RNA sequence: GGCUUCAACAUCCCCGCCGGUUGGGCGCGGCGUAGUUUCAAACGACGCGUAGUGAAUCGACUGGAGCC
Numbered sequence: 001g002g003c004u005u006c007a008a009c010a011u012c013c014c015c016g017c018c019g020g021u022u023g024g025g026c027g028c029g030g031c032g033u034a035g036u037u038u039c040a041a042a043c044g045a046c047g048c049g050u051a052g053u054g055a056a057u058c059g060a061c062u063g064g065a066g067c068c
Stems, first nucleotide, its partner, number of pairs: 001068007013054001014052001016061001018059005023053001025050005031044003
């Protein structure tokens, strides 16, 4: 230097750090569907935002172990 594998550290357990992708949660927005006497509520795709997203996955990095 390359490859493989792991996360001790954690105010129960799990969770090393940063950033992506896909899919969820929540909030907001207008639009559509349907509906109503009216006002609402409901559902759908979309956009924006949000966070320990206890879902999957990718890249780089930290710290161990092993192999070359």

This is a predicted structure of a 68-nucleotide RNA (nadA riboswitch). Its mean pLDDT, the model's own confidence on a scale to 100, is 82. Its Rfam family is "nadA riboswitch". It is annotated as a small RNA. The literature on the family includes a 2020 paper in RNA by Huang et al., "Structure and ligand binding of the ADP-binding domain of the NAD(+) riboswitch". The sequence is in RNAcentral, with records from MGnify, Rfam, Ribocentre and ZWD.